Predicted 3D model of a 148-nucleotide RNA (c-di-AMP riboswitch aptamer (ydaO/yuaA leader)) from Nonomuraea harbinensis. It matches the Rfam family "c-di-AMP riboswitch aptamer (ydaO/yuaA leader)". Gene Ontology terms of the family: cyclic-di-AMP binding and regulation of gene expression. Model confidence (mean pLDDT): 77 of 100. Lineage of the source: Bacteria > Bacillati > Actinomycetota > Streptosporangiales > Nonomuraea.
């Protein structure tokens, strides 16, 4: 050197998930504040939803479709229609160092609650503030801020 790995610091990303204050011998406990999310009237939508293949709803970008392979129901049989599998593929939409267009580029397209039940929604009510990455970070305009 030049790569890996631990730790701490600092800077940044996705997210709402930070910040501040008391108390506590430390873990932690308690309040605000600020962001976020659920219920919840008139009006206005809806006027059906369930039950049979196959409840309904919510957070969230995370839908919605094709081909595959299982495997239900219907059928003489050919076909049909449902369910399951991330298996592939593809797409609604969603992220990449102020902000906002353009262009190129590398990504996501998940998983979780609720529990028979919820449209909007003033007042009112209840709840979250977690995890998980990365380390020069593309290039042009037009703006904003900060330095000088």
């Nucleotide at each position: 050197a030049c790569g890996g790995c631990g730790c701490g610091g600092c800077c940044g990303c996705c997210g709402a998930a930070u910040c501040c204050g008391c108390c506590c011998u430390c873990u932690g406990g308690c309040g605000g504040a600020a962001c976020c999310g659920g219920g919840g009237a008139c009006c206005c939508a809806c006027c059906u939803u369930u039950c049979u293949c196959u409840g309904g709803g919510g957070u969230g970008a995370a839908u919605c479709g094709g081909u595959c392979g299982c495997u239900c129901u219907u059928c003489a049989c050919c076909a049909a229609g449902g369910g399951c599998g991330c298996a592939c593929c593809g797409u609604a939409g969603g992220g990449c160092a102020c902000u906002u267009c353009c262009a190129c580029g590398c990504c996501c397209g998940a998983a979780c609650c609720c529990g028979a039940c919820a449209g909007c929604u003033a007042a009112c009510c209840c709840g979250g503030u977690a995890g998980g990455c990365g380390g020069c970070a593309u290039g042009g305009a037009a703006g904003c801020a900060a330095g000088g």